[in-house]
Context: one part of a larger RNA
Molecule: small-subunit ribosomal RNA, 3' minor domain
Organism: Hoeflea marina
RNA sequence: CACCGCCCGUCACACCAUGGGAGUUGGUUUUACCCGAAGGCGAUGCGCUAACCCGCAAGGGAGGCAGUCGACCACGGUAGGGUCAGCGACUGGGGUGAAGUCGUAACAAGGUAGCCGUAGGGGAACCUGUGGCUGGAUCACCUCC
Numbered sequence: 001c002a003c004c005g006c007c008c009g010u011c012a013c014a015c016c017a018u019g020g021g022a023g024u025u026g027g028u029u030u031u032a033c034c035c036g037a038a039g040g041c042g043a044u045g046c047g048c049u050a051a052c053c054c055g056c057a058a059g060g061g062a063g064g065c066a067g068u069c070g071a072c073c074a075c076g077g078u079a080g081g082g083u084c085a086g087c088g089a090c091u092g093g094g095g096u097g098a099a100g101u102c103g104u105a106a107c108a109a110g111g112u113a114g115c116c117g118u119a120g121g122g123g124a125a126c127c128u129g130u131g132g133c134u135g136g137a138u139c140a141c142c143u144c145c
Base pairs, nucleotide, nucleotide: 003110005107008103009102011100013097014096015095016094018092019091020090023087024086025085026084027083028082029081030080031079032078033077034076039072041070042069043068044067047065048064049063052061053060054059113134114133115132116131117130118129119128120127121126
C1' cells in the first nucleotide's frame, strides 16, 4: 500500500497447555484396631547348677542357667482420613496457526449513533425491551482563543 480500507463472532482443520469427570494406579503422611519376631528389661523360677556361705556328710542357702509370664517394640494385616502425581470414556472453554465456511456487528451519522447496566431471544457476529452516559454527527445558542 490510506474505504477496492479496517474489522467481529460462530463453524471447519492442525497443534499446544488447561478445567470438570464414573473411576483407576502409585508415592507419601496420619488415625483406630489386630498380630507381635529378635532383643534387652521386669517378674517368676517346682527343673538344672564346679567355684561363694553353712555343714563331717547328706543336704541347705546365695548366685547363675533353662523354662514360663509380662510391658515395650520392628515387620506385617484390617478399616478410615489428608496430600501429591500418573492414567481416564466423555465434556468445557482458552491460546496459536499466509491464502477454509457463513454472514457484516464495530470504526464515517458505518448506512438502525455508539457504549454501559439489566431482562428476554437468536447459526454467529448480534437483535429487541428497559434505565443511564456522551467518549455522537447535524442545526441553533452561549463562552473563550